[in-house]
């Protein structure tokens, strides 16, 4: 970098350095000199993997526990983006709401 699978409306921030950006992309809407990104320290959240315990005929199942490996700690993955269903609106185009599926993205585990 790429492929596969699973999950994504829950949860959890202080300090130091730094000095203008950030929320993937695009449109919107937000965050930011009452200090953005990034780095460091400490703290916290969380059960994807590993460990441990239980259950089970067995297991790659189920339940519990643990913070060792990752991850995360504004807003639903901040919202929508493509297609369709339903409802409302309009003479029609359209617009709005809602639902389903898809796409993209993120994280984990495994593979190339």
């Nucleotide at each position: 970098u790429u492929c596969u699978u699973a999950u994504c409306g829950a949860g959890a921030g202080a300090g130091a350095u730094g000095g203008a950006g950030g929320g993937a992309c695009c449109g919107g809407c937000c965050c930011g000199a009452u200090g953005a990104a990034a780095u460091c320290u400490c703290a916290g959240c969380a059960a994807c993997c590993a460990g441990c315990c239980g259950u089970g005929g067995c297991g790659u199942g189920c339940g519990g526990u643990c913070a060792g490996g990752u991850g995360c700690u504004a807003a639903a993955u901040c919202c929508a983006g493509c297609a369709g269903g339903c409802g409302a609106u309009u003479g029609c185009u359209u617009u709005c709401g809602u639902c389903u599926g898809g796409g993209a993205g993120a994280u984990a585990a495994g593979g190339a």
Background:
Model confidence (mean pLDDT): 82 of 100. SAM riboswitch aptamer (S box leader) from Alteribacillus persepolensis, 112 nucleotides, folded computationally. The sequence was found by an Rfam model in a public genome assembly.